[in-house]
RNA sequence: GACGAGGGACCCCCGCAAUGGGGACCUGCGAACCUGGUCAGGGACGAAAGUCAGCAGCCAUAAGCAGUCAUCUCCAGGUGCGGUGGGUCUCUCGUC
Numbered sequence: 001g002a003c004g005a006g007g008g009a010c011c012c013c014c015g016c017a018a019u020g021g022g023g024a025c026c027u028g029c030g031a032a033c034c035u036g037g038u039c040a041g042g043g044a045c046g047a048a049a050g051u052c053a054g055c056a057g058c059c060a061u062a063a064g065c066a067g068u069c070a071u072c073u074c075c076a077g078g079u080g081c082g083g084u085g086g087g088u089c090u091c092u093c094g095u096c
Base pairs, nucleotide, nucleotide: 001096002095003094004093005092006091007090008089009088010087011086012085013083014082015081016080017079019076020075021074022073023072024071026067027066028065029064035060036059037058038057043052044051045050
C1' cells in the first nucleotide's frame, strides 16, 4: 500500500414516538336588508275560488368568532428511540 473482518465518530436518508404549529372533523354562537326555508298580520291581482310577491317572527345555514383537541391529515427541528440503509473519517486485527 491492497484486500478482508470488526469497532468508534460525524453527516445524510428512512421508520416510529413525543412536542409545537396549521387544516379537517366535532360542539356552541352566528345575516336589520344585501342567504335559504316557512311566512301570522298587512299588500297586489281577481267578481269569487284562489294566485303572487313578501315584512316581523320561527327554523336552518355562509363568511366569521369561540371552544374542544378524541380522531384524521399536513408541516417543523439543537427532541427521543430505532435501521441487514448510504457516505466520509478514524482505530484494531488478519492475509498478501
The RNA shown here (Bacterial small signal recognition particle RNA) has 96 nucleotides and comes from a Thermoguttaceae bacterium. Its Rfam family is "Bacterial small signal recognition particle RNA". It is annotated as a non-coding RNA gene. Rfam describes the family as follows. The signal recognition particle (SRP) is a universally conserved ribonucleoprotein involved in the co-translational targeting of proteins to membranes. The prediction has a mean pLDDT of 75. The gene name in the source record is ffs. The model forms 89% of the base pairs in the Rfam consensus. The sequence is in RNAcentral, with records from ENA.